Large-subunit ribosomal RNA, domain IV from a Candidatus Methylomirabilota bacterium, 354 nucleotides, folded computationally. The prediction has a mean pLDDT of 86. Lineage of the source: Bacteria > Bacteria candidate phyla > Methylomirabilota (SeqCode). Its Rfam family is "Bacterial large subunit ribosomal RNA".
Context: one part of a larger RNA
RNA sequence: CACGCGUUAAGGAACUCGGCAAAAUGUCCCCGUAACUUCGGGAGAAGGGGAACCGACCACUGGCACUGUGAAGCGGUGGACGGUCGCAGAGAAUCAGGCCAACCGACUGUUUACUAAAAACACAGGUGGGUGCGAAGCCGCAAGGCGCUGUAUACCCACUGACGCCUGCCCGGUGCCGGACGGUUAACAGGAGGGGUUAUCCCCGUCGCAAGACGGGGAGACGCCCUGAAUCGAAGCCCCGGUAAACGGCGGCCGUAACUAUAACGGUCCUAAGGUAGCGAAAUUCCUUGUCGGGUAAGUUCCGACCUGCACGAAUGGCGUAACGAGUUGGCCGCUGUCUCAACGCGUGGCUCG
Numbered sequence: 001c002a003c004g005c006g007u008u009a010a011g012g013a014a015c016u017c018g019g020c021a022a023a024a025u026g027u028c029c030c031c032g033u034a035a036c037u038u039c040g041g042g043a044g045a046a047g048g049g050g051a052a053c054c055g056a057c058c059a060c061u062g063g064c065a066c067u068g069u070g071a072a073g074c075g076g077u078g079g080a081c082g083g084u085c086g087c088a089g090a091g092a093a094u095c096a097g098g099c100c101a102a103c104c105g106a107c108u109g110u111u112u113a114c115u116a117a118a119a120a121c122a123c124a125g126g127u128g129g130g131u132g133c134g135a136a137g138c139c140g141c142a143a144g145g146c147g148c149u150g151u152a153u154a155c156c157c158a159c160u161g162a163c164g165c166c167u168g169c170c171c172g173g174u175g176c177c178g179g180a181c182g183g184u185u186a187a188c189a190g191g192a193g194g195g196g197u198u199a200u201c202c203c204c205g206u207c208g209c210a211a212g213a214c215g216g217g218g219a220g221a222c223g224c225c226c227u228g229a230a231u232c233g234a235a236g237c238c239c240c241g242g243u244a245a246a247c248g249g250c251g252g253c254c255g256u257a258a259c260u261a262u263a264a265c266g267g268u269c270c271u272a273a274g275g276u277a278g279c280g281a282a283a284u285u286c287c288u289u290g291u292c293g294g295g296u297a298a299g300u301u302c303c304g305a306c307c308u309g310c311a312c313g314a315a316u317g318g319c320g321u322a323a324c325g326a327g328u329u330g331g332c333c334g335c336u337g338u339c340u341c342a343a344c345g346c347g348u349g350g351c352u353c354g
Stems, first nucleotide, its partner, number of pairs: 001349008010340002014338001019335001027051005036041001038162001052084004057079005063074001085089001097333007104325002109121002125160007137146003163320004168250003173247002175243005182238003189231001193227005200219008251269005278312001279309001290306005
């Protein structure tokens, strides 16, 4: 010096991001316990008192003792009284520190095996959608299987997440559901027309007396081949409706009241509709340490308000909420070597000497 321990004057969180760590509390009996509350709880709330040993006494006694009954006695439990010793009697060990307030999540649970246990996941409960059974959905190429030896009080999918009070407006876009007059539209069907090929015919040239042969050019049917318009074609899309606990969205400018300020009120533009209730500098507020109040001697944190919400808001749920939490934040009491500020002792290792 490192690690693991023990003790410490006075102070007692001044340490620090933060009481991290340590200290403290701790058992049993008795007394006594607040707000709040879903009446269960909160509660071991908090906060107090007692506890060893000896003696006799009192009350109760299902045990012991004994052959039956059974007095006295012994034992057990509790009580009150007297006494003994120590610094200390739950004498060791085991063995909650407590309280107040706020946020998040209702809760018990679950999770990143090896840096995260949480306000994340799950959860009962709520809602929407699908599914009539050889169900829907899922696995599999299929057979087959799960669903289910179940049957809509069932099963599947999605969102929300106890409970309480509630959950506004918008269907223009996207999605989904329903509809079907019309528009558009594939393959298929359909073949108007066009093209290629050529039997044949015509013209020209060369050769030949001629028949004809060869070469070049033109026209061109059937057939075959290529192409191909009209027309006929479903769903879909367009179209017509519905649907937001579907994805989502929920305005701007100007003026106005007999101080000022503000604007219940008016005007105007735009929109599918312009954010209701509730909440609000918030796990959301940039400006910002907003402003005011509380707490402190002093408070960028915290709590209560205000509302100017950069950029809350109603099942991507809103606002509350008892209980619960190795969750997060602020405060208080107790307690302490966390600190002022360090010291001593013990153990193990290291280091030095040997």